[in-house]
Molecule: SAM riboswitch aptamer (S box leader)
Organism: Chloroflexota bacterium
């Protein structure tokens, strides 16, 4: 970078340094010198390692053993820690881009509710 996959309604500082931006881009609409952006400490969560523990209806993979459809190992699968690798820490992913359904409403227009596309993270692959 590019691909597959799962998740994005919740959560997280009155600290310190700093000194203009910042919310992914557009288009809104907010934040921001009553301090943004980096960094440091602080948190927040449980995606991946890890350690712990509990379990057998073998229900699901694999192995071994036995020649029976039994037996036992091991992974999964649950819980718990927060030890590692990120990763977060205004507003639904702030909101809306395209489709499609539904209510208002002559009508414009307005609300909502799915799904796709497009971002974000994590994990595996190239």
């Nucleotide at each position: 970078c590019u691909c597959u996959u799962a998740u994005c309604a919740a959560g997280a500082g009155u600290g310190g340094c700093a000194g203009a931006g910042g919310g992914a881009c557009c288009g809104g609409c907010c934040c921001a010198c009553u301090g943004a952006a980096g960094c440091c400490c602080g948190g927040c969560a449980a995606c991946c390692g890890g350690u712990c523990g509990a379990g057998g209806u073998c229900c699901c993979u694999g192995g071994g053993c036995c020649c029976c459809u039994g037996c036992c190992c091991a992974g999964a699968c649950c819980g718990a820690c927060a030890c590692g690798g990120u990763g977060c820490c205004a507003a639904g992913u702030c909101c809306g881009u395209c489709g499609a359904g539904c209510u208002c409403u002559c009508a414009a227009g307005a609300g909502c509710u799915u799904g796709a596309g497009a971002g974000a993270u994590g994990a595996g692959a190239g």